[in-house]
RNA sequence: AGAGUUUGAUCCUGGCUCAGAACGAACGCUGGCGGCGUGGAUGAGGCAUGCAAGUCGAACGGAGUUUAGGAUGUUAGCAAUAACGACUUAAACUUAGUGGCGGAAGGGUGAGUAACACGUGGGUAACUUACCCUCGACUUCGGGACAACUCGGGGAAACCUGAGCUAAUACCGGAUUCGGUCCGGAGAAGGCAUCUUUUCCGGAUCAAAGGUUUACUGGUCGAGGAGAGGCCCGCGCCCUAUUAGCUUGUUGGUGAGGUAACGGCUCACCAAGGCUGUGAUGGGUAGCCGUGCUGAGAGGUUGUUCGGCCACACUGGGACUGAGACGCUGCCCAGACUCCUACGGGAGGCUGCAGUCGAGGAUCUUUGUCAAUGGGCGCAAGCCUGAACAAGCGACGCCGCGUGAGCGAUGAAGGCCUUCGGGUCGUAAAGCUCUUUCAGCAGGGAAGAAUCAAUUGACGGUACCUGCAGAAGAAGCCCCGGCUAAUUACGUGCCAGCAGCCGCGGUAAUACGUAAGGGGCAAGCGUUGUUCGGAUUUACUGGGCGUAAAGGGUGCCUAGGCGGCAUAUUAAGUCGGAGGUGAAAUCCCCCGGUCCAACUGGGGAACUGCUUUCGAAACUGAUGUGCUUGAGUACGGGAGAGGAGAGCGGAAUUCUCGGUGUAGCGGUGGAAUGCGUAGAUAUCGAGAAGAACACUAGUGGCGAAGGCGGCUCUCUGGAACGAUACUGACGCUGAAGCACGAAAGCCAGGGGAGCAAACGGGAUUAGAUACCCCGGUAGUCCUGGCCCUAAACUAUGUACACUUGGUGUAGGAGGUAUCGACCCCUCCUGUGCCGAAGCUAACGCAUUAAGUGUACCGCCUGGGGAGUACAGUCGCAAGUCUGAAACUCAAAGGAAUUGACGGGGGCCCGCACAAGCGGUGGAGCAUGUGGUUCAAUUCGAUGCAACGCGAAGAACCUUACCAGGGCCUGACAUGCAGUUGCUAAUCCCGGGAAACCGGGACUCCUUCGAGGGUACUGCACAGGUGCUGCAUGGCUGUCGUCAGCUCGUGUCGUGAGAUGUUGGGUUAAGUCCCGCAACGAGCGAACCCUUGUUGUUAGUUGCCAGCACGAAAGGUGGGCUCUCUAACAAGACUGCCGGUGUUAAACCGGAGGAAGGUGGGGAUGACGUCAAGUCAGCAUGGCCCUUACGUCCUGGGCGACACACGUGCUACAAUGGCCGGUACAGAGGGUUGCCAAACCGUGAGGUGGAGCCAAUCCCAGAAAGCCGGUCUCAGUUCGGAUUGGGGUCUGCAACUCGACUCCAUGAAGCUGGAAUCGCUAGUAAUGGCGUAUCAGCCACGACGCCGUGAAUACGUUCCCGGGCCUUGUACACACCGCCCGUCACAUCAUGAAAGCCUACUGUACCCGAAGUCGCUGGUCCAGCCCGCAAGGGCGGAAGGUGCCUAAGGUAUGGUCGGUGAUUGGGAUGAAGUCGUAACAAGGUA
Repeated sequence: AGAGUUUGAUCCUGGCUCAGAACGAACGCUGGCGGCGUGGAUGAGGCAUGCAAGUCGAACGGAGUUUAGGAUGUUAGCAAUAACGACUUAAACUUAGUGGCGGAAGGGUGAGUAACACGUGGGUAACUUACCCUCGACUUCGGGACAACUCGGGGAAACCUGAGCUAAUACCGGAUUCGGUCCGGAGAAGGCAUCUUUUCCGGAUCAAAGGUUUACUGGUCGAGGAGAGGCCCGCGCCCUAUUAGCUUGUUGGUGAGGUAACGGCUCACCAAGGCUGUGAUGGGUAGCCGUGCUGAGAGGUUGUUCGGCCACACUGGGACUGAGACGCUGCCCAGACUCCUACGGGAGGCUGCAGUCGAGGAUCUUUGUCAAUGGGCGCAAGCCUGAACAAGCGACGCCGCGUGAGCGAUGAAGGCCUUCGGGUCGUAAAGCUCUUUCAGCAGGGAAGAAUCAAUUGACGGUACCUGCAGAAGAAGCCCCGGCUAAUUACGUGCCAGCAGCCGCGGUAAUACGUAAGGGGCAAGCGUUGUUCGGAUUUACUGGGCGUAAAGGGUGCCUAGGCGGCAUAUUAAGUCGGAGGUGAAAUCCCCCGGUCCAACUGGGGAACUGCUUUCGAAACUGAUGUGCUUGAGUACGGGAGAGGAGAGCGGAAUUCUCGGUGUAGCGGUGGAAUGCGUAGAUAUCGAGAAGAACACUAGUGGCGAAGGCGGCUCUCUGGAACGAUACUGACGCUGAAGCACGAAAGCCAGGGGAGCAAACGGGAUUAGAUACCCCGGUAGUCCUGGCCCUAAACUAUGUACACUUGGUGUAGGAGGUAUCGACCCCUCCUGUGCCGAAGCUAACGCAUUAAGUGUACCGCCUGGGGAGUACAGUCGCAAGUCUGAAACUCAAAGGAAUUGACGGGGGCCCGCACAAGCGGUGGAGCAUGUGGUUCAAUUCGAUGCAACGCGAAGAACCUUACCAGGGCCUGACAUGCAGUUGCUAAUCCCGGGAAACCGGGACUCCUUCGAGGGUACUGCACAGGUGCUGCAUGGCUGUCGUCAGCUCGUGUCGUGAGAUGUUGGGUUAAGUCCCGCAACGAGCGAACCCUUGUUGUUAGUUGCCAGCACGAAAGGUGGGCUCUCUAACAAGACUGCCGGUGUUAAACCGGAGGAAGGUGGGGAUGACGUCAAGUCAGCAUGGCCCUUACGUCCUGGGCGACACACGUGCUACAAUGGCCGGUACAGAGGGUUGCCAAACCGUGAGGUGGAGCCAAUCCCAGAAAGCCGGUCUCAGUUCGGAUUGGGGUCUGCAACUCGACUCCAUGAAGCUGGAAUCGCUAGUAAUGGCGUAUCAGCCACGACGCCGUGAAUACGUUCCCGGGCCUUGUACACACCGCCCGUCACAUCAUGAAAGCCUACUGUACCCGAAGUCGCUGGUCCAGCCCGCAAGGGCGGAAGGUGCCUAAGGUAUGGUCGGUGAUUGGGAUGAAGUCGUAACAAGGUA
């Protein structure tokens, strides 16, 4: 630091996803040790049990225990004495109660709280403070009670109650007053408004407690301090406007009350205020912070542990006590819940530590100790302390350590892979030599302890040290298609499964599962969840808005934001210095302590903030004074469909009337509906009505936009230009607001000619609720009022400034010139086009910016859902504005590129059409295919490009199929081992359909060891026309013999790509020429073969001109001129001439020539396309079978037959059939072969055997043709199918199933529907001949050969195919493409809905506990006062009552949510239905 993913590819936009770090985590697999941390995040749900706040006897009276003593008593004893218990004295100890201090700290939790709660900085001149410290002064005299206790009573209990006794540092009264407080008076100083501090005088008022002991400690009043707290203020502090208005103690004042204290804190009266777009009020969510995590930072997110603050303590309310509370383990009341109960009543509050249940994915021991640190009480000893310190549990996290080290190659065995050679696990193991951390055992053994000393350690016999033994006890998890480090085999076969994204899996899966190997991390590893990052994907740093999402339809204007030049002052912003604060911990740096580290101690830096003060004055702000350039006003002459109102005009249309006139008109692609003999259309005249204003007219004008078009008048807005004068920043933008705002639509009233939704009819069509036609109502028009939306578009907000140009056009002004006008030149304003720089993803924009800047506003943040739902607003309605979510997808999109395609365009070609000739489709037969049948009808080929195709030969064989019968190392190959026999072969016999089985016979060479061969047994293996042509090689078809397909370098483009290869001509051709940012090159085209002409050479088997022989025959002699043969040459190249053309290429015509413009034909098939064909020709990977899917044999089948199609043959006849005569080829083949003559047979053929391994002989008579004859239009003397009979030939064998021949038979068929095929010259048509395969042949096929030998082509509109250029595209599997909507089915989320329900909450009213406060207080009362007393007074209490008020109740609203028959649309789903709306002119843009 980036990467993957939209496309055929590209650039951009844009979302989704990944790699990183982190966590109070959880889950899966696994798990050796230690250190340090950390651990109920959910139900602030309920809790059994134990503990978590007590202490002080040096405050007090008792009670109890023990010890010691004493007198007395009792008993025993004569007595001394002993024992006993009561009493008493003293001491020690214990402690229920009174009293003091502490239970407001510590500990827990985060429910509530959006708040001065918290953070930060200030204020308190408006305050309090127990214990602690310092200072000053004092500590006096009295009094009466109440607990405990004793005696009663009630109650199940909790507990309550009566009477009596008693102490105090408990309570009360008096005295004293340094002093405090209050009041009055007189000053001083200071300040911040009220005021504060201080001095003096007078008055009123206010204290106390003792204890133990000999020195302390306590008490009271006051002042100060420290620490702590209360209150107030500035600033900061989440989301929501689909919450816009809120508020009556509300805002302020006066007075009073209350508080420690200010204050509507409370009350009475008065006033009517206060808050709010800088977001009040409401709703939702949330403890806040130091910090933590992440990040380069800015930020984002977070608030666990630790620390600070706040809030809460079963829920709600309340006060008491106290220095402090409205009080976690206090009190009272109400409520819910739980427990006890004798049913009458009571008790309780783990959000303390452990623990338990529940819910949950999930979070620990009912441990030890007060040793340390700290807290409470106490003089102290000490007691208490689940604070704390420790241990325990959990890999929950961080850190550290170990699971061994060295040597060790027959590279062991084994596993896996394999091309079978080997490779790999792998020095890994074994083996040898060592070491001993950790764990284990044993011995020693701390620091933590601080205290004169002694005593005192939970942790703990722990850390640590030493010794001992033995490699011994200790490795897993995830991943291996790309991102992303790491690959093979097997299994599976769109199944099972994987998956973070893209995506894998349909028989060769590096993606599933397993194994081997590899990679990563490691006592952990993965997964899931969450946060930040990457994401510049909310953009302050640091984004955008013409077409990707995004400029408001337009203007005016308020708040707000921003603002010209000069000068003075100020100092709010700004900048600088200094002071305070920014707690500690954390982060960072340095130095230390644990062996290191984690962890931790010390120091520093930092904490970017807030505040105080001093200073600076450039900029911004504020205030003052000026200026004229921004802005505006006045004046002048012009331009204009700017707006409103009134009036006027002609053309056209329709209608009415009249005239003329007659049969049609109208309409369309073609028609019909319609109109018309009741007189239309057409035409003439007159009239009526409404609407719109031809030409001018122009990317001309005006307006803010919408928009504005005949003419005239009236009223009226704005802009431009020109020249002066004036005002003096008056400006720009503009949330909200206001106004305008096409068409359609709505309301009311008019109007209504034409046009025309709806509607009716006619056509079209499979349908046609459309396109076309005939009609036609709202509406369109006017007046008034609504609606408020448009692709309201320049898809481009407004204003200002700056930045090369060219050329039109409109308005105005000026200059030159002219008599004047035009032309021409210059300036300003508007409106267009083309283009520089620059910008842009590109397209494009470009002084009218999308360039460069400034100011302000609006808007965007993936696609769909959706501009939908709900809510609100406006509207008469239609509907408008504002405007989500669930769910779903991995894209959606922009621009450009290459193709492909178009019922787009242009150019061109082809037997493509047209023009012709002949066929097919009808018949019979042949043949192939489909289908059907069958035991089998083997398999393949299937639009063109399968179908007389593989097959150039199916009776057996072939043969792959079927039935039956056999064989098993096999029909065939190689190797090994063994065996024995035989030495090959071959023959014979029996069974059998044969194969085969059984038996027999025969018997080789030899160097005698054996070898070779063969047979048998066994092992390796053979074999397979079994599957996959979608695993392949090779070969082939097709587009197409179409003219194309590319490359190198250069150039252009961010890039895909382009250029070249396009353009102008030309060609069969990317053939050639010219031009050109291209220049060259390659594969294709051409160049090759053959044929047509000639020459040279050669002359047998070919030939015979001349000569000779011969009856004749090139038969012979002879010859090689000719024909021919076959090798080499020549020839044709637009070479020559004329014309056209650009002077080119080339074309046209001509000459010459056997041949003329590639002469004819052939071979040759570019880059590629069709997963085209072929595993059955061959080869071949993988899979499958192995007494069978191999192999052999006999027989059958491939030849079936209702039928359908393709390709052919023969015909339907007279251009013919038949008979007779007669002429002329080429190319082939021939020794298990072709076969002559001659003879036999009607014939197929037979006999025969000459010749020929071939220019010699044979096949071999060519046929159509020509000559002559006959038939005379008929199912025939056409046609030959079919059938009967007789034969011939091949072959082991012609039944299924051969060909041929003879005789007889003589079917359909009289030229073929829709449709369709071939062919452009030696071609079509027609005639015969040959060959391969082959024993024969189902050949009418295929491949060749020659004979005879035409017609037609105007032309490129149309059909088909193709090429080039261009255009559009939403296609790229490429139009056989893509794709839309309804309906049907399934699933999911959601809206509405009569209602029903929960929660929260507003308002009104009722009731009203406890309790404070107020009033009352007839009942009650020890202290003080009066009184001899009785009694009274002061003061208080119970009780009553009033205000307030929790819970509760009634009524009625609101909000969120749940549910709801039914209903609406939405999304998704492999093949459903109906159409075909969009993308091409998408067939109606």